Model confidence (mean pLDDT): 81 of 100.
This is a predicted structure of a 72-nucleotide RNA (transfer RNA) from a Verrucomicrobiota bacterium.
The source organism's lineage runs through Bacteria, Pseudomonadati and Verrucomicrobiota.
It matches the Rfam family "tRNA". Rfam links the family to the GO term triplet codon-amino acid adaptor activity.
RNA sequence: GGCUUCCUAGCUCAAUGGUAGAGCAGCUGACUCUUAAUCAGUUGGUUCGGGGUUCGAGUCCCCGGGGAGCCA
Numbered sequence: 001g002g003c004u005u006c007c008u009a010g011c012u013c014a015a016u017g018g019u020a021g022a023g024c025a026g027c028u029g030a031c032u033c034u035u036a037a038u039c040a041g042u043u044g045g046u047u048c049g050g051g052g053u054u055c056g057a058g059u060c061c062c063c064g065g066g067g068a069g070c071c072a
Base pairs, nucleotide, nucleotide: 001071002070003069004068005067006066007065010024011023012022013021018055026042027041028040029039030038048064049063050062051061052060
C1' cells in the first nucleotide's frame, strides 16, 4: 500500500429496514451475625464522526477515523 472484517450502555455482546435490548457492573431494597452469595426493583445510549437513500437507518450506500486478519 491492497483486500476482508469489526466499531452499539462502564465491560462483553444482541437487535429481519419498523419502540435500541440482554448478561455482568453500578444504585436501591429484601435476606444474612458480618462480608460474600442469593432474590426483587432500578439507573445508564452522540449506535465511531459526517453525508446520502427511504415514510422510516444500529442495519443499505458514499467519505473520513480507529481496531483486527490476510496479501504484498